[in-house]
Molecule: transfer RNA
Organism: Pseudarthrobacter sp. NIBRBAC000502772
RNA sequence: GUUGAGUUGGUGCAGUGGUAGCACGACGAUCUCCAAAAUCGUAGACGCGGGUUCGAUUCCUGCACGCAGCG
Numbered sequence: 001g002u003u004g005a006g007u008u009g010g011u012g013c014a015g016u017g018g019u020a021g022c023a024c025g026a027c028g029a030u031c032u033c034c035a036a037a038a039u040c041g042u043a044g045a046c047g048c049g050g051g052u053u054c055g056a057u058u059c060c061u062g063c064a065c066g067c068a069g070c071g
Base pairs, nucleotide, nucleotide: 001070002069003068004067006065007064010024011023012022013021018054026042027041028040029039030038047063048062049061050060051059
């Protein structure tokens, strides 16, 4: 340089146009002499810009970042 795939809570991952979810983690409560475990609850995310659309995490496009292949 080129091709491909990717970027979503703190971490790992779902979500192919109509309310953004799961697990782990964090915090709070119950329980306990205390703690752990268990149960219940709470907070927390769509890389950036533009376009299409009534509506975009999703489709198109540019950029940024890291990854893989080729050269």